A computed fold for a 390-nucleotide RNA from a marine eukaryotic metagenome, annotated as Bacterial RNase P class A. The prediction has a mean pLDDT of 77. Rfam family: Bacterial RNase P class A. It is annotated as a ribozyme.
This record gives sequence, structure tokens and C1' cells, in this order.
RNA sequence: GACGGUCGGAUGGCCGCCUUUCGGCAAUGGGGAAACCCGUCGGGGGGAGGAAAGUCCGGGCUCCACGGGAACACGGUGCCGGCUAACGGCCGGCGGGGGCGACCCCAGGGAAAGUGCCACAGAGAGCAGACCGCCGCUUUUUCGAAGGCGGCAAGGGUGAAAGGGUGCGGUAAGAGCGCACCGCGUCGCCGGCGACGGCGACGGCAUGGUAAACCCCACCGGGAGCAAGACCGAAUAGGGGCGGCACGUGAACGCGAGUUCACUGGCGGGUUUCCGCGUCGCUGCCCGGGUAGGUCGCGCGAGGCGUUCGGUAACGGACGUCCCAGAUGAAUGGCUAUCUCCCGCCCCGGCUUCGCUGGUGUGGGGACAAAACCCGGCUUACAGACCGUC
Repeated sequence: GACGGUCGGAUGGCCGCCUUUCGGCAAUGGGGAAACCCGUCGGGGGGAGGAAAGUCCGGGCUCCACGGGAACACGGUGCCGGCUAACGGCCGGCGGGGGCGACCCCAGGGAAAGUGCCACAGAGAGCAGACCGCCGCUUUUUCGAAGGCGGCAAGGGUGAAAGGGUGCGGUAAGAGCGCACCGCGUCGCCGGCGACGGCGACGGCAUGGUAAACCCCACCGGGAGCAAGACCGAAUAGGGGCGGCACGUGAACGCGAGUUCACUGGCGGGUUUCCGCGUCGCUGCCCGGGUAGGUCGCGCGAGGCGUUCGGUAACGGACGUCCCAGAUGAAUGGCUAUCUCCCGCCCCGGCUUCGCUGGUGUGGGGACAAAACCCGGCUUACAGACCGUC
């Protein structure tokens, strides 16, 4: 310096909380309309995080007449392989970039399907270009230089980027013009599950960048959510009024109003379509009643810990062991003592005397921050202390 991990105060005493369990007392007690809730004494067990935060992902679970197939829209992901219940997560690799290095970063498919953009500067930024220049010929000359014609894109400049790079040859001067190496493209062989890598041959020596721009390609995707939902109790009004649209076809029954069946039609958490299933009048405005109670959901889990086996690892298997919060206006608090960590100061001492370090004493401080259905991740915040590897 980099990466990973652990802790984030400890131990007593007194008083006070929540929950669970055991025992006793009360139970003709209190609250309440009811469901239901509550007591008191004593003993045992348990009682906030590594982020409980953010609500950004993925699930478990609950409910919902919608379910299966196809297409489109919308959204998400984007190298390869593996792990996982799953993920946009994690592990390992490949490629690219940064760093002296350990390591770190990547919104990592496609630019030859198409469209768009590359400001300004600059001669020129898609199929482009001559500002300063270099060379050849030539005119003028005040002998400093100025101009014309032709060739050039190697040198300089502008820029984020200038149309392959370095070097040698060649040329009037140059230029892949030629050559060597690198780079690029095509093909072949080898290694690898693969992303890719290595080698060789041939090649015109050339087809910029940008997709967290539109887009193309591949894969994935019901909705709502614990204020989900279930049960109990209570109460009522499945209420009333005024409209609009609709009331198809056939058969059977019926005196009739109407009823039943089939077809049609409408509706069923993106749209369309096919199949199946379910359901059945639609709709606007006004008036008005009830519901704020109680119990469950609520913690035994994709669970923790230990050992061991497999695996580079993430992780998985086997064996053993443990139960580790469940409140509901919301429990963990108050006082006190000792110790501990950090910072400063006084005194005494040691040393390598800018300072470091040891002892006693004294003053101050100890971070970020609280479950509310649960779990796997990600992101953010964090005084200080320690351990390991490189």
C1' cells in the first nucleotide's frame, strides 16, 4: 500500500419493562353492546442491527375466474461457464482499460440491416482535405524576397479523434510505392465445455467513432400486496329517487307475467387472435345507512452453530447440536460501582531528545443508528479497536 474478516464497550448491584413457561391465589373480580381483553405473588427461559436504514432487485406467503398456445406492445437483462428458490446477486474465467505492484474498474451481444450525431477549432470529421509547408520548372527583384504552373500529403498546426504504427529503402520531393516487424482481414490447423488463445498461409496494404442515441438480435416478465388475507362480534339499508342504452334467434313449459336449454353477444388485472372455463343486463347523477371493535396471520425457518467430505471458489452433501424478540401508540430503561478503548494536560522516568515511549494523576469523549410478515441480495451511513493474507 492492497484485499478479506471480527468487534463496536465489559462485569456486578438496586429499581423498572415485554414475552414465554411452571406453581399458588382470585375467578359470584374489573372493562366492554358483543366478540373479547385485563389481575396478583413466586420460580425458570428469552428480549434489537451489521446495517434494523433506502424501498432498488429477487422470492416465500396471501388473495383475485381466469387458464393454455401464438403474435405484438411495454419493461428488464446482455462476454463464457458454474452456484442459487430466484435475481439485475454471488463465484471462477475470457477480453479491454488503470496501476511499479499486490490489485482495481467495465451499462462487456450487434456499427457490413437502417436512421441520427461528431459542437467549437481546423484546409478537411464519410468516403473528406491543403492553412504553414516540401520538391521541380519559371517570372520579377530594391538581392530581403514576392508571384505563376505542376507534383505531394512524409513534417508542422487545429482538434477528443485527421483515415494504420515504427524503421529501412526508394523518390525531384514524397506516399504501403516496395520491404521487415506489429496491426487488420480471409482461410486452415491445434488447445479449450465455452468466451477466447496459439501457430501458419494468403492478402488489398485497406471499409473512423458513437447504441447509459433511435434501432437490430437473444433471453426473461399475470395483478395486487401483511394496511395481503382468515375468523368472531355488532349494526344496517342486498336502500331510495330521476334518467339513457339494451332486452337477438330457435325449441320446450306456462292462461299470462315469465322460466329452462342451445346458439349469438358482453365481461373476466397490457393489446389482438385460437381453444377451454366461468359469469350475465350496461350506465350517469342525486339522497342516505353501516363499517375506525376483537382474535389469528406473528415466527421451526430456502434457520443458526460445530465437525467432516466434495469443489479453485461461490456453494452443496453427511453427521451432530441449538430454539435465538413478537410489541400494537408500540417492550430493552433509570441510578450506581469497577474495569476498558481513544484524545488532551501536569508531574516523574527511559531513549536514537524536531520527537517517541512507560508510570501515577486529572479533564473530556466512546460512531452510524432501532424490529413490526419473513428471507436472499444490492446501495448508503459509521468515532474507534483488533486479526489475517499478499